[in-house]
Molecule: transfer RNA
Organism: Pseudomonadota bacterium
RNA sequence: GGGGCUAUGGCGUAAUUGGGAACGCACCUGACUGGCAGUCAGGAGUUAGCAGUUCGAUUCUGCUUAGCUCCA
Numbered sequence: 001g002g003g004g005c006u007a008u009g010g011c012g013u014a015a016u017u018g019g020g021a022a023c024g025c026a027c028c029u030g031a032c033u034g035g036c037a038g039u040c041a042g043g044a045g046u047u048a049g050c051a052g053u054u055c056g057a058u059u060c061u062g063c064u065u066a067g068c069u070c071c072a
Base pairs, nucleotide, nucleotide: 001071002070003069004068005067006066007065010025011024012023013022019055027043028042029041030040031039032038048064049063050062051061052060
């Protein structure tokens, strides 16, 4: 320098091939308890970034960034 793969809440992962972003753990609040733990109820928080296509993008396209890998 060129090719391929990956990027989704704090962490680990789904999303059936364009139509509602979800699950577990963690976190916050409340109740039960003398307190902790635990259980129950409720809550906050996300598609790597920028554009494009489309009525509509986690999904399709281009570029950029980061990681892994192959070739030179």